Description: Predicted 3D model of a 1472-nucleotide RNA (small-subunit ribosomal RNA) from a metagenome. Rfam family: Bacterial small subunit ribosomal RNA. Its family is annotated with structural constituent of ribosome and ribosome in the Gene Ontology.

RNA sequence: AGAGUUUGAUCCUGGCUCAGGACGAACGCUGGCGGCGUGCUUAACACAUGCAAGUCGAACGGUGAACUGAAGCUUGCUUCGGGGAUCAGUGGCGAACGGGUGAGUAACACGUGGGCAACCUGCCCCUGACUUUGGGAUAACUCCUCGAAAGGGGGGCUAAUACCGGAUAUGACUGCUGCAGGCAUCUGUGGUGGUGGAAAGUUUUUCGGUCAGGGAUGGGCCCGCGGCCUAUCAGCUUGAUGGUGGGGUAAUGGCCUACCAUGGCGACGACGGGUAGCCGGCCUGAGAGGGCGACCGGCCACACUGGGACUGAGACACGGCCCAGACUCCUACGGGAGGCAGCAGUGGGGAAUAUUGCGCAAUGGGCGAAAGCCUGACGCAGCGACGCCGCGUGGGGGAUGACGGCCUUCGGGUUGUAAACCUCUUUCAGCAGGGAAGAAUUUGACGGUACCUGCAGAAGAAGCACCGGCUAACUACGUGCCAGCAGCCGCGGUAAUACGUAGGGUGCAAGCAUUAAUCGGAUUCAUUGGGCGUAAAGGGCGCGUAGGUGGCAAAGUAAGUCAGAUGUGAAAGACCGGGGCUCAACUCCGGAUCCGCAUUUGAAACUACUUAGCUUGAGGUCAGACGGAGAAAACGGAAUUCUACAUGUAGCGGUGAAAUGCGUAGAUAUGUAGAGGAACACCGGUGGCGAAGGCGGUUUUCUAGUUUGAACCUGACACUGAGGCGCGAAAGCAAGGGGAGCAAACAGGAUUAGAUACCCUGGUAGUCCUUGCCGUAAACGAUGCAUACUUGAUGUGAAUAGGCUCAACCCUAUUCGUGUCGAAGCUAACGCGAUAAGUAUGCCGCCUGGGGAGUACGCUCGCAAGGGUGAGACUCAAAAGAAUUGACGGGGACCCGCACAAGCAGUGGGGCAUGUGGUUUAAUUCGAUGCAACGCGAAGAACCUUACCUGGACUUGACAUGCAGAGUACGCUAGCAGAAAUGUUAGUUCCUUCGGGGCUCUGUGCAGGUGCUGCAUGGCUGUCGUCAGCUCGUGCCGUGAGGUGUUGGGUUAAGUCCCGCAACGAGCGCAACCCUUAUCGUUAGUUGCCAGCACAUAAUGGUGGGGACUCUAACGAGACUGCCUGGGUUAACCAGGAGGAAGGUGAGGAUGACGUCAAGUCAGCAUGGCCCUUAUGUCCAGGGCUACACACGUGCUACAAUGGUCGGUACAGAAGGCAGCAAAGCCGUGAGGUGGAGCAAAUCCUAGAAAGCCGAUCUCAGUUCGGAUUGUAGUCUGCAACUCGACUACAUGAAGUUGGAAUUGCUAGUAAUGACGUGUCAGCAAUAACGUCGUGAAUACGUUCUCGGGUCUUGUACACACCGCCCGUCACAUCAUGGAAGUUGGUUUUACCCGAAGUCGCUGACUGGACCCGCAAGGGGCAGAGGUGCCGAAGGUGAGGCCGAUGACUGGGAUGAAGUCGUAACAAGGUA
Repeated sequence: AGAGUUUGAUCCUGGCUCAGGACGAACGCUGGCGGCGUGCUUAACACAUGCAAGUCGAACGGUGAACUGAAGCUUGCUUCGGGGAUCAGUGGCGAACGGGUGAGUAACACGUGGGCAACCUGCCCCUGACUUUGGGAUAACUCCUCGAAAGGGGGGCUAAUACCGGAUAUGACUGCUGCAGGCAUCUGUGGUGGUGGAAAGUUUUUCGGUCAGGGAUGGGCCCGCGGCCUAUCAGCUUGAUGGUGGGGUAAUGGCCUACCAUGGCGACGACGGGUAGCCGGCCUGAGAGGGCGACCGGCCACACUGGGACUGAGACACGGCCCAGACUCCUACGGGAGGCAGCAGUGGGGAAUAUUGCGCAAUGGGCGAAAGCCUGACGCAGCGACGCCGCGUGGGGGAUGACGGCCUUCGGGUUGUAAACCUCUUUCAGCAGGGAAGAAUUUGACGGUACCUGCAGAAGAAGCACCGGCUAACUACGUGCCAGCAGCCGCGGUAAUACGUAGGGUGCAAGCAUUAAUCGGAUUCAUUGGGCGUAAAGGGCGCGUAGGUGGCAAAGUAAGUCAGAUGUGAAAGACCGGGGCUCAACUCCGGAUCCGCAUUUGAAACUACUUAGCUUGAGGUCAGACGGAGAAAACGGAAUUCUACAUGUAGCGGUGAAAUGCGUAGAUAUGUAGAGGAACACCGGUGGCGAAGGCGGUUUUCUAGUUUGAACCUGACACUGAGGCGCGAAAGCAAGGGGAGCAAACAGGAUUAGAUACCCUGGUAGUCCUUGCCGUAAACGAUGCAUACUUGAUGUGAAUAGGCUCAACCCUAUUCGUGUCGAAGCUAACGCGAUAAGUAUGCCGCCUGGGGAGUACGCUCGCAAGGGUGAGACUCAAAAGAAUUGACGGGGACCCGCACAAGCAGUGGGGCAUGUGGUUUAAUUCGAUGCAACGCGAAGAACCUUACCUGGACUUGACAUGCAGAGUACGCUAGCAGAAAUGUUAGUUCCUUCGGGGCUCUGUGCAGGUGCUGCAUGGCUGUCGUCAGCUCGUGCCGUGAGGUGUUGGGUUAAGUCCCGCAACGAGCGCAACCCUUAUCGUUAGUUGCCAGCACAUAAUGGUGGGGACUCUAACGAGACUGCCUGGGUUAACCAGGAGGAAGGUGAGGAUGACGUCAAGUCAGCAUGGCCCUUAUGUCCAGGGCUACACACGUGCUACAAUGGUCGGUACAGAAGGCAGCAAAGCCGUGAGGUGGAGCAAAUCCUAGAAAGCCGAUCUCAGUUCGGAUUGUAGUCUGCAACUCGACUACAUGAAGUUGGAAUUGCUAGUAAUGACGUGUCAGCAAUAACGUCGUGAAUACGUUCUCGGGUCUUGUACACACCGCCCGUCACAUCAUGGAAGUUGGUUUUACCCGAAGUCGCUGACUGGACCCGCAAGGGGCAGAGGUGCCGAAGGUGAGGCCGAUGACUGGGAUGAAGUCGUAACAAGGUA
């Protein structure tokens, strides 16, 4: 510090996710030791048991053990005395600390800084003074008594440092009165009057007590500032705000009360709701921030829930009291007892959190004079890897790189120096011995602990996660969209580095992963540090309040600001430097910091405030100008429609085409006149005006604005603007008018599969006017307002000045508008660019992933429609923007092709052949399936082939090879069984250099497979397409994908060539080079040829000869736009011409760029993987591949006279031939038979070419066309023609009379037509395929249309690329959610009722010892019981508010591989 993920790729926006840290954690697997920490986050749920607050006999009266003295004596008892353990009580102090918890609390609760002249403070310290004299009770105890108990009641006795009275009074409090000071109330210090006090014990000092003052400590109250969410909480408040009197308190105060006044708080967020203890700090972060508030420390609050007071220095009191409530327990049913959020512990809840331990030795606390007692505070130990830190599980050597495992290309590699083995060491743990510090002077729980020494032995001690990318680490097997994984992207459908296992590896390590929550990354709420034209985002527009901001120059002040000083900012923590535990964690010491707050002293630039000014901002004045700016009234013509009349006759109208409609009752058309409403042609213009919406005939009136010039006035009066107010298109609403045209709804006609649409004919609201609502629009420049600055060019509107001119025009300059293009700059790009989206300032509004949703609920506005404000659950990993390359378009432009057109011949109809589908079958083997499968693999299925079926057989096998063992046979011949394979019987029988070889058998490695996967592959092939394209290097442009080049202007069959050009070159393609063919030449003449010369024959190159010709086959020539004319940029090139056998690539072939189709082929071959192994292998016989209601493709043959039949007759090329072609001759009607000359072939043979030509006949008919089908008889091949061959002869003589929709081929030696040959092959289903020659046309105006292709351009929401994408209803399933008659719970408000305890007030005839009067009785005073009043918790009743839960039914939403209906959007998406 970043990374992954939207796309075919790119940039950007934007969300999601990851890598890091951290935790009071939990879960999974695993687990050696130690140190230091830490441990109910949930039920502030309920608690059994034990302990957690006592102490003092030196305050007091009693009880009085041990021990002891004396006496009586019955020698072990009684009495008296000392003694004082101990016990309850009176009394004192403590119990308000310490310890726990975080429920409540949004508050002066907390933090920080101040104030108290408005206060208190036990114990402690200092100072001053005093400590005198009396009195009466009461518990304990004893007696009686009630009760189950807890607990009481009554009589009697008694003490005190318990209680009460008096004296004294420096102080204190208070009334009056002086002086001094201050801060308003006041403070200090004098004078004078009033009020109030004491206690003993031990004795050696002391320790105590009282009054007063001060200190310290601790508290109380008040104030400034600071720190959560929500406005879908906007108004709140009656003791409320203030005053006066009174009460109350330690003290101020509506704290309380009576009266008076009517205030107080709030957009700087009152009131309400939700949540929450606050802080030092902790975690994270570069920081600013964000999150948290466990442990430790400070403060607060609470103690079963609610209320209350008492005591006290201090409480409204965790282990006190009273009352009410809930719960639990005891009970004799009458009544009582209790409060672990102290330490342990139990139940419960929960994912989850420990021992009913030891000790007061230390530190600290309470009491005591002290000894001491108490102390679950605390110190320790126990449990838990819960966290941090440290240590160990061994070190060195050791290669045949062992065994085993795993992988393998079978060679090896890896585990791996790892192990074994040799040697060394002993930390930790274990055993044994010694043994602390912690303690100042006794006392050690920890603890026989830490630590030290010795002993034995490598001995007791390694796991977890991960290995597709992010992210370090790869193979095998299993599985087969299953099982499963997954943080995101995503893996898994038979070769998974992603699942599971194994081997190996990587990372961390006594831990490792996962999960939850948190910070970071996230500049993804942006102060640091973001944005708003198109990605989310500028308010529809203006006026203007609060607020924010504000021109020039000066003086003063000092609030902000800056500087210094002082106080505070607790400790701990964090940082730095040191010290102590062996190190570290941990801990101790010191330092610095704590950026804050307060006080104070200064400064005066800036902001602010005050004062007095200025003119440039702003406003006004004067003189002009401008305009569809607004309001009202009046007027005008054109057109549509209607009405009347007239002319006139059969149609009009409408459409792609029609129909509905109108019209003989006279339409449309034409003319005249009239009515009525609405809108204002031309001018008219990126021209004008207005804030926006918007504004268009003419005239008048009223109102507002802008602008130019002058520089006269005011003197900052300004900018923006939350709320607020106003304006605000269209549609819509209300009332009343009006209504010509147009026109939602509606009706009809068309279109269509449908057509609730598009088109047509009609047509009502509405559109118009007046008044009032509505308040929204793609209200858009998708661009808030204002101000300033920043090169320019060129139009146009308004105004002014100058020049020129007689004037107009024109030119120049300035200002204000309105456009276009562009510099810098900006921008993701597109683009913007003085009218900014540039550079800056001020203010306002708005945004924070997509969907859900501008929806729900609430509130508010509205008559309604609806508007404003405006979520969540749930769901996805994207959704977007701009640009790029393609592809596509019922977008555009250009071009090409037998693509169409023009032609010729067909197919589609018949019959047959052949292939396919389908069906059938035991099997009808398999593959090929739009073009690009279907006379295809198959250049030839009777057996074989053959892969299929049935049946019969074999199992190292039909075939190959290694090893081990055995044998001499295997084979052949013949017979028998059998369908054959095979079995069986008889006979016969190897080679050798002696090492062996061959063959057979047995066993074992293995063979074999036309079994699967062409979607694992190689190779080969098809197709786009013989289309003209496809790319690269360097350079340049662009952030980039990419572009340029390759586009453009011409031209070509061609990216062919030329020109131009930020491109210059190059490669694969095109062309050419190759083959055939057309002309000629040279060479060579056998088997070819024969002109001339001979010979021979009935005839024939038959023969001698010849090379002239044809021909053969080698080498050459020839054609290149080379020449001419014209066009064209003088180019490329085109048109025409000459010459030439051939002319513009002469014709044909071979040749197929980058790539596409997961195209085809595992059955041609090869091959990975999988599968079978007495079978999915092998052999054999028979059958099948030849089936047949049907459908399709490709062909053949026809339908006839351009023909059929018969007779005669002419002319080829190419090819093949020895298991072959086969002549002549003879036989047969023929297929063929016989025969065998010749020929391994320019020699011989196949071999007669046919159409053609010359004649004859048929005469338009199902025929002398056509030949299917069938019968009979044959021929040939072959082991064998039944299933299932071909051919021949005779007989038979079907359909068919030119073929619907549709569709194919072909542009010249082509189509059409005619025959011939070959391969395969025993034969042949060949009408096929591949070749050969003969005869030999027609047509092309042209590119509108169909199909395919190429280039450029445009749009795109497509990229699996239009066979694309995608929308909505319906149906099904699941999920969350809104409404809903209601039902139910929580919380809160309010009114009333009842009213406990208790304080306070009143009363107090009853009760009472102290004091007073009194001899006494008695009275007084004081106190109390009781009664009563105010307040008052819980409770009750009624009415609300808010928040949940649930609810028949219902609304939409989301999600879900293959449901239904359509096709709305994306291309002009077929109606933009």